Predicted 3D model of a 73-nucleotide RNA (transfer RNA) from endosymbiont of Metamasius hemipterus. It matches the Rfam family "tRNA". Rfam describes the family as follows. Transfer RNA (tRNA) molecules are approximately 80 nucleotides in length. RNAcentral holds the sequence, with entries from ENA.
């Protein structure tokens, strides 16, 4: 220098080929208990890596950048 693959909530990850962005952990409040965990309820937490194009509508589809990752060379 070329190509391929991945980037969603503090950490893990889901969105069934464009139509309400959701899980389980964690974290907060209430429940319970003399107290603590555990259990139940609840309730914050997302610019979907960035920018810019299609569309009535982008996480999803194009294109460029940015970072991991692998292959070539």
């Nucleotide at each position: 220098g070329g190509g391929g693959u991945u980037a969603u909530a503090g950490c893990u990850u889901a969105a069934u080929u464009g139509g309400u962005a959701g899980a389980g952990c964690a974290u907060c409040u209430g429940u319970u208990u003399u107290g603590c965990a555990a259990u139940c309820a609840g309730a914050a937490g997302g610019u979907u890596a960035g920018c810019g194009g299609u569309u009535c509508a982008a996480a999803u589809c194009c294109g460029c950048u940015u970072a991991a990752u692998u292959c070539c060379a």